Description: This is a predicted structure of a 73-nucleotide RNA (transfer RNA) from a Candidatus Woesearchaeota archaeon. Rfam family: tRNA. Its mean pLDDT, the model's own confidence on a scale to 100, is 84. The same sequence occurs in records of 2 taxa. The sequence is in RNAcentral, with records from ENA and MGnify.

RNA sequence: GCCCUGGUAGCAUAGCGGCUAAUGCAUCGCUCUCGUAAAGCGAAGAUCGGGGGUUCGAAUCCCUCCCAGGGCU
Numbered sequence: 001g002c003c004c005u006g007g008u009a010g011c012a013u014a015g016c017g018g019c020u021a022a023u024g025c026a027u028c029g030c031u032c033u034c035g036u037a038a039a040g041c042g043a044a045g046a047u048c049g050g051g052g053g054u055u056c057g058a059a060u061c062c063c064u065c066c067c068a069g070g071g072c073u
Base pairs, nucleotide, nucleotide: 001072002071003070004069005068006067007066010025011024012023013022018056027043028042029041030040031039049065050064051063052062053061
């Protein structure tokens, strides 16, 4: 330098053009307990790596840049 994969909540992931972006763990509250943990119930938390474009509509498609991993020379 070229090619491929990925970047979505604190962490790990799902979501392949149209409901309100989903789940687990973690966090907070309540129940339970003498108390803690476990368990049960509930709540908060991401405008989707940055910018631009296409479209009635974009996390999703296109362009460009940044970051991480892998491959080739």